């Protein structure tokens, strides 16, 4: 100092579910709540998962000789975006047995 992680010690966090709010939606603040967590501490860079209102695009559905306008997806791409308690990353951080 670096690994590492105890039936240690002092303290921390806080799932599901419920209330309250905020987004379109995943989720996300606040409260109760405790399944668990030695980084469950803060970061979306990698990959994974997951959302998508409205705007784009088409299918379609009406109309029409026939297209153009207009309507328009539960399909579809781009793009935005949650997820650090899905892994890795880097980075900070309490304690000290073995």
């Nucleotide at each position: 100092c670096a690994c590492c992680g105890a039936u240690a010690a002092a303290g921390g966090c806080a799932a599901a579910c419920c209330c309250c709010g905020a987004g379109u939606g995943a989720u996300c603040g606040g409260g109760g709540g405790g399944c668990g967590c030695a980084a469950a501490g803060g970061a979306a860079a990698g990959g994974g998962u997951c959302u998508u209102a409205a705007a784009c695009u088409u299918a379609c559905a009406g109309g029409g000789a026939a297209g153009u306008a207009g309507g328009g997806a539960u399909a579809g791409a781009a793009a935005a975006g949650a997820u650090a308690g899905c892994c890795u990353u880097a980075c900070u951080g309490c304690c000290g047995a073995a």